[in-house]
RNA sequence: GGGGAAAACUGGGUUAUCGCGCGUCAAAGCGAGGAAAGUCCGGACUUCAGAGGGUAGGAUGCUGGUUAACGACCAGGCGGGGUAACCCGACGGAAAGUGCAACAGAAAAUAAACCUCCAGAUCUUUAUGAUUUGGUAAGGGUGAAACGGUGAGGUAAGAGCUCACCAGCAGUUUGGUGACAGACUGGCUUGGCAAACCCCAUCCGAAGCAAGACCAAAUAGAAGAAAGUGCUUUACUGUUAGUUAGAGGAUUUUAUCCGACAACAUAACGGUGGAGCGAGUGCCGGCCCGGCGCUUUUUCUUGGGUAGGUCGCUCGAGGUGUCUGGUAACAAGCAUCCUAGAUAAAUGAUAACCUCGAUUUUGGCAACAAAAUUAGGACAAAAUCCGGCUUAUAGGUUUUCCCUACUU
RNA sequence: GGGGUGGUAGUUAAGUUGGUUAUAACGCCGGCCUGUCACGCCGGAGGCCGCGGGUUCAAGUCCCGUCCAUCCCG
Repeated sequence: GGGGAAAACUGGGUUAUCGCGCGUCAAAGCGAGGAAAGUCCGGACUUCAGAGGGUAGGAUGCUGGUUAACGACCAGGCGGGGUAACCCGACGGAAAGUGCAACAGAAAAUAAACCUCCAGAUCUUUAUGAUUUGGUAAGGGUGAAACGGUGAGGUAAGAGCUCACCAGCAGUUUGGUGACAGACUGGCUUGGCAAACCCCAUCCGAAGCAAGACCAAAUAGAAGAAAGUGCUUUACUGUUAGUUAGAGGAUUUUAUCCGACAACAUAACGGUGGAGCGAGUGCCGGCCCGGCGCUUUUUCUUGGGUAGGUCGCUCGAGGUGUCUGGUAACAAGCAUCCUAGAUAAAUGAUAACCUCGAUUUUGGCAACAAAAUUAGGACAAAAUCCGGCUUAUAGGUUUUCCCUACUU
Repeated sequence: GGGGUGGUAGUUAAGUUGGUUAUAACGCCGGCCUGUCACGCCGGAGGCCGCGGGUUCAAGUCCCGUCCAUCCCG
């Protein structure tokens, strides 16, 4: 000098004017983020439910720790990647059971032999031949994967059949809290997929600030109390009575009693609606007539609850500094600070100067320097609050480490 | 605040229990037919299955993250 790894920070600044939200009697004062985002996890808080246990369903899954809690974080183990700094890991169980493996291949998980290799028998054209019986799985071939690997001995040919080393399994022992690591011994091997069903261990009640608590209008409706209730007519309708008719039933059986349903220009007492007269009241500039419109019940109380309002609401597992313990995550102590609370939703606009960037011109071999211009300044914006995760992010800054080339 | 569905060729859709080269219709291209066009017949091209990872021998399909579209409830 080049290429990387890890960690941390910043995210344009100052001033003036106007405007907006909170706040105040009026002022002063304060006013977005590292992610406020996605809503993927975990809690606080609130209401409802709930003895306890189990089942269903869901989540998590090496070990130890941190935490209010977690699927987060820290440290370690093991595995994988990278020359390295360093990074990544859904990392329990396949010897509890069930299931799956296309094509190819003899055979895809408890069985098997296509070409081979070896031995015997038969045939013949007597050889490196054919057929058949048996042994074998070393070699070839298929496949992602073929029932331990390499070498030597051994054998008719072979085979953990035997031996050495390696991988794996089981046991003993040493170290470690533990995951695990090392050593020794043993018999010789007991495949893959659980991000297939499943098994094991641990955890989980439901809903969410539009949770929830309080105050409470108008109108309508509900309940109650008090005062009042004009007349005529008409339509519909309810109750009671009457009349007619009468299915059917009972009995003292041919006449007595009961009687559903139905009908009525019937009567009385109501209910609802319409019309007229009367009464009250408003308007037609004052008064009368006249005309038009409205009312014909009014008042009070109670509780529920809507609109609306208040609280919840921002002082909190809070921030900053320092110190102690701990490898660390983190925890304890002391000091100090208060830093948005809107509700269709405030946090903006303009101007000047500076800063970063860009462009142009000039000088210069170049690095660069000077001047001018400015249309540029990422991602994105609170909505109950916290702890994490994930994703987006122009440009800039700092520290530590690794590899490599050159020079001394 | 809470919950669901979808993304496959230019367009609209299939794709089962992971399995050989991902399927169909319309559209597109070429040829035949016709005096010419259309219809019809024959053939062909066209896809990183939204994106990025992972599990597996093998992923459109299973799992995780993410982006976009759309619907429902209060």
Two RNAs folded together computationally: RNase P RNA and transfer RNA, 482 nucleotides in total. It holds a member of the Rfam family "Bacterial RNase P class A". Rfam links the family to the GO terms tRNA processing, ribonuclease P activity and dimeric ribonuclease P complex. Rfam describes the family as follows. Ribonuclease P (RNase P) is a ubiquitous endoribonuclease, found in archaea, bacteria and eukarya as well as chloroplasts and mitochondria. Rfam classes the family as a ribozyme.